RNA sequence: AUUUAUUCUCAGGGCGGGGUGGAAUUCCCCACCGGCGGUAUUUUCAGAUUUCUGAGAGAGCCCGCGAGCGCCUGCCGAUGGCAGGGUCAGCAGAUCUGGUGAGAAGCCAGAGCCGACGGUUAGAGUCCGGAUGGGAGAGAAUAAAC
Numbered sequence: 001a002u003u004u005a006u007u008c009u010c011a012g013g014g015c016g017g018g019g020u021g022g023a024a025u026u027c028c029c030c031a032c033c034g035g036c037g038g039u040a041u042u043u044u045c046a047g048a049u050u051u052c053u054g055a056g057a058g059a060g061c062c063c064g065c066g067a068g069c070g071c072c073u074g075c076c077g078a079u080g081g082c083a084g085g086g087u088c089a090g091c092a093g094a095u096c097u098g099g100u101g102a103g104a105a106g107c108c109a110g111a112g113c114c115g116a117c118g119g120u121u122a123g124a125g126u127c128c129g130g131a132u133g134g135g136a137g138a139g140a141a142u143a144a145a146c
Base pairs, nucleotide, nucleotide: 002145003144004143005142006141007140008139009138010137016030017029018028019027031126032125033115034114035065036064037063038062042057043056044055045054046053047052060113061112068091069090070088071085072084073083074082075081076080095111096110097109098108099107117129118128119127
């Protein structure tokens, strides 16, 4: 260093201004935000010294995952609630143009687009709630094997 097991810790951001209205952070105009792993023509640092080695960062809309809804099972005081299953019928978003280049889905420039469920004096990515929850995964410790 690798593999396996156990334990611990960590693991989501955002309505500011104006308009209409009896009422809107929900509508309209201008704003604001971007989980995890992979991919990499980008970049930073360190060491070497002739292009090599190591470490870090790098996609909301390319591939996959997560939460959520649904579904299934059980229980109950039963149009519902609670618990469990975890992909099981199903839902599960969204990108083009130009440039560079051998090559762009990722770089540079420009213009676009997207965002669970329930609630609400009025329709929500941004407010409130399930959630002091769950979790893709990240890091560490210990033990064993090689």
Background:
The RNA shown here (FMN riboswitch aptamer (RFN element)) has 146 nucleotides and comes from Microbulbifer hainanensis. It was read from a public genome assembly, where an Rfam model found it. Model confidence (mean pLDDT): 77 of 100.